[in-house]
RNA sequence: GAAGCUGACCAGACAGUCGCUGCCUGUGCAAGCAGGGAGAGGAAAGUCCGGACUCCAGAGAGCAAGGAUGCCGGUUAACGGCCGGCCGUUGUGAAGCGAGGAAUAGGGCCACAGAGACGAGCGUAUUAAGUUACGGUGAAACGCGGUAACCUCCAUCCGGAGCAAGACCAAAUAGGCAGGCUAUGACGCUGCUCGCUGAGCCUGCGGGUAGGUUGCUUGAGUACACAGGUAACUGGGUACCUAGAGGAAUGACUGUCCACGACAGAAUCCGGCUUAUCGGUCAGCUUCCCCA
Numbered sequence: 001g002a003a004g005c006u007g008a009c010c011a012g013a014c015a016g017u018c019g020c021u022g023c024c025u026g027u028g029c030a031a032g033c034a035g036g037g038a039g040a041g042g043a044a045a046g047u048c049c050g051g052a053c054u055c056c057a058g059a060g061a062g063c064a065a066g067g068a069u070g071c072c073g074g075u076u077a078a079c080g081g082c083c084g085g086c087c088g089u090u091g092u093g094a095a096g097c098g099a100g101g102a103a104u105a106g107g108g109c110c111a112c113a114g115a116g117a118c119g120a121g122c123g124u125a126u127u128a129a130g131u132u133a134c135g136g137u138g139a140a141a142c143g144c145g146g147u148a149a150c151c152u153c154c155a156u157c158c159g160g161a162g163c164a165a166g167a168c169c170a171a172a173u174a175g176g177c178a179g180g181c182u183a184u185g186a187c188g189c190u191g192c193u194c195g196c197u198g199a200g201c202c203u204g205c206g207g208g209u210a211g212g213u214u215g216c217u218u219g220a221g222u223a224c225a226c227a228g229g230u231a232a233c234u235g236g237g238u239a240c241c242u243a244g245a246g247g248a249a250u251g252a253c254u255g256u257c258c259a260c261g262a263c264a265g266a267a268u269c270c271g272g273c274u275u276a277u278c279g280g281u282c283a284g285c286u287u288c289c290c291c292a
Stems, first nucleotide, its partner, number of pairs: 001288010012257007020039002023036005041263001045274002048272005053162004066158005071085005086100001087098004101153002106151002108147003118143001122135004166214004176205006188196002221240004226235003258261001
């Protein structure tokens, strides 16, 4: 210098103007107004695993069925994730990949070739005797063969549904329950009387719907060093608060600059995996070439 491998990080920058959704402060009876500050991602995605949380079922459990996982050790709230090691395999290599338990519990299957593919039994020779030896094909030929990426067995784990979970407040109309009034005429016809009409009316309670509030974002949190550990990870310390909408805000315009900007957009939350992604930065390592 070229080509690569692994890991981590960034995801146009700055300034101004006008908006949108929460929050705080001031003012106002309120509506609102003014000021301040915050406002999508590394995958927010697929919904594929694992949990938190909630309700239902059950009773602290066991059995059966079904499903998942599967070398060994560790890590974690948990995992099918991650870390370390072994083995196998691919690559010159850094590294990548692995559906890596059991074939002496049992069943099934074993292409082509071969007489025969796990039942037995072919050819030749041999023997008292399918008794013994050899054979050609094939990955495997009688031997406790191979295959579990076929059923199965073994070990471990798994109750179900999901924030449209669930909780609270609560109209109108209709219906329900209880009490009262009512053909000795209730109710209604604007108050009273008369008159007309003629079978329901009044009150309370409770369930549910519309609607509203909550769950809702302070959490297995983030950053920084330190200590332990090969590592995944763990421990205590300091600092910080970093969207919370709900037919769904997070936008638009202008100016300057550059390397000219990809995939994409929260919807209860968290740990993973997978997939999509213009371009760039950093660290460690590998192979080859050149120079000294």
Model confidence (mean pLDDT): 79 of 100. Predicted 3D model of a 292-nucleotide RNA (Bacterial RNase P class A) from Nitrosomonas communis. It was read from a public genome assembly, where an Rfam model found it. Rfam family: Bacterial RNase P class A. By type it is a ribozyme. Taxonomically the source falls in Nitrosomonas (Bacteria, Betaproteobacteria, Nitrosomonadales, Nitrosomonadaceae). The model forms 96% of the base pairs in the Rfam consensus.